Small-subunit ribosomal RNA from an uncultured bacterium, 1532 nucleotides, folded computationally. Its Rfam family is "Bacterial small subunit ribosomal RNA". RNAcentral holds the sequence, with entries from ENA and SILVA.

RNA sequence: GAGUUUGAUCCUGGCUCAGAUUGAACGCUGGCGGCAUGCUUAACACAUGCAAGUCGAACGGCAGCACAGUGUGUAGCAAUACACAUGGGUGGCGAGUGGCGGACGGGUGAGGAAUGCAUAGGAAUCUGCCCUAGAGAGGGGGACAACCGGAGGAAACUCCGGCUAAUACCGCAUAAUCUCUGUGGAGCAAAGGCUGGGGAAACCUGGCGCUUUAGGAGGAGCCUAUGUCUGAUUAGCUAGUUGGUAGGGUAAAGGCCUACCAAGGCGAUGAUCAGUAGCUGGUCUGAGAGGAUGAUCAGCCACACUGGGACUGAGACACGGCCCAGGCUCCUACGGGAGGCAGCAGUGGGGAAUAUUGGACAAUGGGGGCAACCCUGAUCCAGCAAUGCCGCGUGUGUGAAGAAGGCCUUCGGGUUGUAAAGCACUUUAGUUGGGGAAGAAGGCGUGUAGUUUAAGAGAUAAUACGUUUGACUGUACCCAAAGAAUAAGCACCGGCUAACUCUGUGCCAGCAGCCGCGGUAAUACAGAGGGUGCAAGCGUUAAUCGGAGUUACUGGGCGUAAAGGGCGCGUAGGCGGUUCUGUAAGUGAGAUGUGAAAUCCCUGGGCUUAACCUAGGAACUGCAUCUUAUACUGCAAAGCUAGAGUAUUGUAGAGGGUAGUGGAAUUUCCGGUGUAGCGGUGAAAUGCGUAGAGAUCGGAAGGAACACCAGUGGCGAAGGCGGCUACCUGGACAAAUACUGACGCUGAGGCGCGAGAGCGUGGGGAGCAAACAGGAUUAGAUACCCUGGUAGUCCACGCUGUAAACGAUGUCAACUAGCUGUUGGUCAUAUUGAUAUGAUGAGUGGCGCAGCAAACGCGAUAAGUUGACCGCCUGGGGAGUACGGUCGCAAGAUUAAAACUCAAGGAAUUGACGGGGGCCCGCACAAGCGGUGGAGCAUGUGGUUUAAUUCGAUGCAACGCGAAGAACCUUACCUACCCUCGACAUACAGCGAAUUCUGAAGAGAUUUGGAAGUGCCUUAGGGAGCGCUGCUACAGGUGCUGCAUGGCUGUCGUCAGCUCGUGUCGUGAGAUGUUGGGUUAAGUCCCGUAACGAGCGCAACCCUUGUCCUUAGUUGCCAUCGAGUGAAGUCGGGAACUCUAAGGAGACUGCCGGUGACAAACCGGAGGAAGGCGGGGACGACGUCAAGUCAUCAUGGCCCUUACGGGUAGGGCUACACACGUGCUACAAUGGCCGGUACAGAGGGAAGCGAAGCGGUGACGUGGAGCGAAUCUUUAAAAGCUGGUCGUAGUCCGGAUUGAAGUCUGCAACUCGACUUCAUGAAGUCGGAAUCGCUAGUAAUCGCGAAUCAGCAUGUCGCGGUGAAUACGUUCCCGGGCCUUGUACACACCGCCCGUCACACCAUGGGAGUGGGUUGCACCAGAAGCAGAUAGUCUAACCGCAAGGGGGGCGUUUGCCACGGUGUGAUUCAUGACUGGGGUGAAGUCGUAACAAGGUAGCCGUAGGGGAACCUGCGGCUGGAUCACCUCCUUU
Repeated sequence: GAGUUUGAUCCUGGCUCAGAUUGAACGCUGGCGGCAUGCUUAACACAUGCAAGUCGAACGGCAGCACAGUGUGUAGCAAUACACAUGGGUGGCGAGUGGCGGACGGGUGAGGAAUGCAUAGGAAUCUGCCCUAGAGAGGGGGACAACCGGAGGAAACUCCGGCUAAUACCGCAUAAUCUCUGUGGAGCAAAGGCUGGGGAAACCUGGCGCUUUAGGAGGAGCCUAUGUCUGAUUAGCUAGUUGGUAGGGUAAAGGCCUACCAAGGCGAUGAUCAGUAGCUGGUCUGAGAGGAUGAUCAGCCACACUGGGACUGAGACACGGCCCAGGCUCCUACGGGAGGCAGCAGUGGGGAAUAUUGGACAAUGGGGGCAACCCUGAUCCAGCAAUGCCGCGUGUGUGAAGAAGGCCUUCGGGUUGUAAAGCACUUUAGUUGGGGAAGAAGGCGUGUAGUUUAAGAGAUAAUACGUUUGACUGUACCCAAAGAAUAAGCACCGGCUAACUCUGUGCCAGCAGCCGCGGUAAUACAGAGGGUGCAAGCGUUAAUCGGAGUUACUGGGCGUAAAGGGCGCGUAGGCGGUUCUGUAAGUGAGAUGUGAAAUCCCUGGGCUUAACCUAGGAACUGCAUCUUAUACUGCAAAGCUAGAGUAUUGUAGAGGGUAGUGGAAUUUCCGGUGUAGCGGUGAAAUGCGUAGAGAUCGGAAGGAACACCAGUGGCGAAGGCGGCUACCUGGACAAAUACUGACGCUGAGGCGCGAGAGCGUGGGGAGCAAACAGGAUUAGAUACCCUGGUAGUCCACGCUGUAAACGAUGUCAACUAGCUGUUGGUCAUAUUGAUAUGAUGAGUGGCGCAGCAAACGCGAUAAGUUGACCGCCUGGGGAGUACGGUCGCAAGAUUAAAACUCAAGGAAUUGACGGGGGCCCGCACAAGCGGUGGAGCAUGUGGUUUAAUUCGAUGCAACGCGAAGAACCUUACCUACCCUCGACAUACAGCGAAUUCUGAAGAGAUUUGGAAGUGCCUUAGGGAGCGCUGCUACAGGUGCUGCAUGGCUGUCGUCAGCUCGUGUCGUGAGAUGUUGGGUUAAGUCCCGUAACGAGCGCAACCCUUGUCCUUAGUUGCCAUCGAGUGAAGUCGGGAACUCUAAGGAGACUGCCGGUGACAAACCGGAGGAAGGCGGGGACGACGUCAAGUCAUCAUGGCCCUUACGGGUAGGGCUACACACGUGCUACAAUGGCCGGUACAGAGGGAAGCGAAGCGGUGACGUGGAGCGAAUCUUUAAAAGCUGGUCGUAGUCCGGAUUGAAGUCUGCAACUCGACUUCAUGAAGUCGGAAUCGCUAGUAAUCGCGAAUCAGCAUGUCGCGGUGAAUACGUUCCCGGGCCUUGUACACACCGCCCGUCACACCAUGGGAGUGGGUUGCACCAGAAGCAGAUAGUCUAACCGCAAGGGGGGCGUUUGCCACGGUGUGAUUCAUGACUGGGGUGAAGUCGUAACAAGGUAGCCGUAGGGGAACCUGCGGCUGGAUCACCUCCUUU
């Protein structure tokens, strides 16, 4: 920086990702080289080999080897040769004595939180080898190994006797600048050895050694300060403990040890205890500060099978030494012995995991030695491993026919892709052949200067020459040859995050770091093509830092998100007014020392480069010491008065405690009056009452609480405090002076106070009232409501210590605009006064500037700007829970986790919703009229049935709907029979003109014959159209998906809304505009207004209807004139009227009055055919419902292809126990029937409407005039009017059903048409709950027409005739609009959501206990060892003439002490029948507690109760809606 909480927003807050890194591991892959690195686990056990020896120039020696010498023998004259023996004389040397080294080097990190490490210091020490310097080195003695002899033992090894050397051991002498000291003195050494040279020898001279002393270098020991992990659910620890004196001990200070004395020492700045851990230079990360880490390299420490112990030594309490104990392994003759890879290799084991039983001492270094030299698994090299870092390669150029193949495709093409092939070229690395370094300095030999010396011996050192030394290694490197030849993978491609398509799959298989993909079109799974990234690697996993300002020192917070302690007093601590002086601890500056090397950084250099190596510099931000400065802080001293306090005088007050007292009211009791109810509720009932209630009057008793005053009034630290009086008592405020002189603020622990509930003891008990009982309500009602009612509420004394103990806001101090209430003071002014005004300090409210804040809001009473101190927070849940501790009589309080699991929260916005509010509208209710629901029938649907009853539509918004019309057809369904390029389209080939007529079989489709006919255009090749046949591309599908779609439609709704641009406001989502005041049918208009405008809607424009005018008069009309008839605009004529159909006019709140705000508008009126939208229609905003339709049509994808396509016949869609919707006809007299008679409109008509006339009871037939229609026809309008009849009945109502006979349409009326006539004459007497339509030419009622259609209407769409009633009104039901409010809803209340129970899984607490680990205390025990003691025993050096002494060894014993044992505690881990809650799970069960007033407002504390959410009591809070009132504020 990004993703992720939301519909969207801002904030808070977590989770996750991108980066870097690693001693890594795993998966896939793998060409080369260089440089590094390589058991992080079992400090588990180890076979085998090697890892520490060396010195003969310390010694005695001589086992083995070699050689002198000697002896003997043989051969020989002899020299000599050979053989054997001898031979420490020589080279050397096994074992031994002795010296030095095995305390270094190498490994490991178990232990250890300090005897450690790091840094800086210190004083009371030691120091082999090495360096410098001084001095010395005289003279003696006695042993013990080896060896010899003997003995024991399986072995390891041991014992006895005897001999012997030394640079082994011991005295004596000498001795200091050594040690001790009483300052007189006393005491302490040695190897003159080994070796080179000279010399006859004495002896001289060199080298290496020896003793002592002083100093140095390096090393080691000790002490101090500071720093060095976590836990307080570890708070007290300590008896050699703390100090002193004396002594001992040590190389050395010291309780290091002992005796005595004192009673100290450590600890909240974290002692003690527990857990974890080697520390550091450094390493990784990070901008830094930090965080994590401590492999390789380097410094220190610790350890060496586990525990203990000392010896030797300069150095060890000793990795490859010793003793003891334990465990393990091995050998054994069972009696005893041996061993210690955390050295290098290697083995087993453990593990995700880590290499060769290699070479060499050539180099570097170490030990020994005079040296040569020997030893060296230190080291240098090689081997194995992509484990990491670095470098190189796997070719380069050209090459379009853009090849083939693959993939995709809109079928055109695109892409892979210059990629390949082809052509030309190069040869690093690899292969083969040839050449070939550096790493080597030294050593040895010889010669020559110098030094030493008497010396040209010798030694030393420099130099010359010669000779010799390489594990790696024939390696690096160089040359040549051939040849593109031998060399590319891995991950990813939904967003974060660079990179997209196809196929398969179908919530499956699977993916996933987070968000999340997958339920038939998956860029997210799997495969493929393509692409992206890195590359001999690439991914994954694990781990660390970063991002994370997510523990905040740099650099966070706490009103509502997590977070202010319930409140005060006060200890430690922190912080602290003002002036001066001193000091110099903090602080600043400078200097010096140190801060190892390596690493990091900079600049050079060396490997062809780089990694790597190397030189120099810088740095190491630290610590210490010294000097200096003195502003600030500290400290010391002296002052001051502004902070704080004291004194004086007043003021207000429900401040606290104790005692007393008062009236009203409730209840109970007594008495009187009095009679039938009272009481209670939404309505009731339980309850009380004729045994006299309730009501009323009088009296008495008793307890509790104090109406009005009363007020965002007062007091108090908070909790809290309310009648009145008295007493005791705390605090605040004001004014003015005096005094003290910083005495202050905060406050971890601590102490005190602390509503209500609750607990204990004793009282009290009127009312109220958990529990409980009864009555209701309810599906239930462990509740809400009612009647009762016990604890309790009250008092006293104790306890508890918690609340939404809230201003959800810690205390103190300072500063920073105003305005306005109110309480109690003081001062001033004015006033006769009540009082008013102003000023001021103390409280308590409201609004508000700046500022702050995520926003809401806060705003001198801060949540502003600062300072001081305390408390608290670090995602939600688990959980304020468990365990442990403390407190409590108990209830419980306080302190306070983890496993596991999930993606919480705040504020504000837009919607939606509310059994929230306000305003308004609608046939929404009301007021009316007529229906439906009951009957019969029609029709549609469900269901059922069926071979099929094709399909769709399904709350409003499906159900007389698609269907404006199923007998066949339609038709999609079923059965049967047939066809397969197909009923239909295009292309190809062949044949034939097309076409017409006709026969046979079949249910038909179809099959099979016969006859006629030979056309049109032409460039004369052929072509067009049509038919048949064949082949393949294809046709075809009412098959699926309306949740892939287009189009069309329904619905909210003809509701008045829905938006935009610019501007403004807001961090933003958004708001404003569009809200407000009026008004309207209307977001209609006006006014106001941070808005100004605009768009889609409304309205208007369109059609129709109502009035008039103009024009035009045929088919329409006929007033006037004429003709004419039985009659008739029938005719001439007319153009007036009606009408027709074109165009105009008209209506606009225009006029008047009133209301209103001078507006818009409304009300009333005039005129007018019409008046406030005149009536009706068309017209349907943004959007909602994944609404409906793949079966109108179109269309993606999928599916079928001799069938899911096509044809035919018959059947079905018309079924029928039943249920529902929509209708028709009725139930009758406002009627039925019969007769007479009147008046429409709008339509239709050529395969048509069909007149007159005639026939038939009738349907209808016949007929055919007229008419493509203002002419003809359909056409009779009906209700109405009029006359008659019926007389309230299942009827002269009603017509279903059924029988018979017909008519019409049509190939065909059986399934299954309509109509007619005659006969039949069912239910039905106005319809339960419920429910529908309608506000005027409307409802109701009456008929007429049309579309579809051969025929078929009670349906649908139209037309006219007759023609009402009612609307007070908006409380309620339903729907809608606007504003506002609450919200835990946003799939939007058909929402969300709580708890028990049941099932599964997971982690966890308790648990009789059980088994381990660690550890405290007490006691027993006591190996080896050391120290002490020693009446036992042994004894070379010294003393002594001797006896003996001194000293020593062994033994014994005492003390300390490891292992071990017993008892009793503590702590921790594991496990445990059973049990508690918690979490998570698919759609389980019961209810509905919460969110809206969530339907009883919710919540907090507490107590009781209940299947469960929960309910109830008491006190508290607003984080409660709504209405009213009060108070305050703001605006006009």